[in-house]
RNA sequence: UGGUAGAGGUCGCGUGAGUUAAGAGUAAUCUGCAGGAUGUGGCAGGCACAGGAGAAUGCAGGUGAAAGGGAUGAGCGCCGAAGGGAAUGGAAGCUGCGUUCCAUUUUCUGGGCAUAGGGAUAAGAUCCGUAUGACUGUCAACUGUGACUGCGUGAGCGGUUGCCGAGUGAGUUGGAGAGCUAUCAG
Numbered sequence: 001u002g003g004u005a006g007a008g009g010u011c012g013c014g015u016g017a018g019u020u021a022a023g024a025g026u027a028a029u030c031u032g033c034a035g036g037a038u039g040u041g042g043c044a045g046g047c048a049c050a051g052g053a054g055a056a057u058g059c060a061g062g063u064g065a066a067a068g069g070g071a072u073g074a075g076c077g078c079c080g081a082a083g084g085g086a087a088u089g090g091a092a093g094c095u096g097c098g099u100u101c102c103a104u105u106u107u108c109u110g111g112g113c114a115u116a117g118g119g120a121u122a123a124g125a126u127c128c129g130u131a132u133g134a135c136u137g138u139c140a141a142c143u144g145u146g147a148c149u150g151c152g153u154g155a156g157c158g159g160u161u162g163c164c165g166a167g168u169g170a171g172u173u174g175g176a177g178a179g180c181u182a183u184c185a186g
Stems, first nucleotide, its partner, number of pairs: 001185006009079001012078004018072003028063007038050004042097004082109011110136002113133004118128003138175006144163008164167001
């Protein structure tokens, strides 16, 4: 340097059939009454469609969802598992912008947790950055302390006797997954 295998765990990571809360008595639709010209396709333009055979909107009554986002989770794939940022390209009828999804490139993050505040969100659920805190895996470096005393210019090295958390499977400090462990080849 390359190949192969492997470890991390307060839910390790991703995916996920099924079940389920919320969304919501909402949207939609039907009926009645009022209303009287707009409404819909993210926004603007354009275009298309619905509309005096009555648009938007409001009230009453009948019927009454779904998506995105969650919870739980059989199973599946795994240990850069994966997630975030940026750029580029593609799709959502046309142009510009925006949004969502997908792909590629690049960059950041060892891992989960808690708290604070920010953003997303219908949401106090949940998710994503940021900061702080302790925890955890891994590797590297280092090894407690008081008194008395010997040597030394000194940094320091010893001796005696105490103390503690007992000098470790411990502790302190530091690093980052392009890492770490094992093994094979050069």
Molecule: Lysine riboswitch aptamer
Organism: uncultured Agathobacter sp.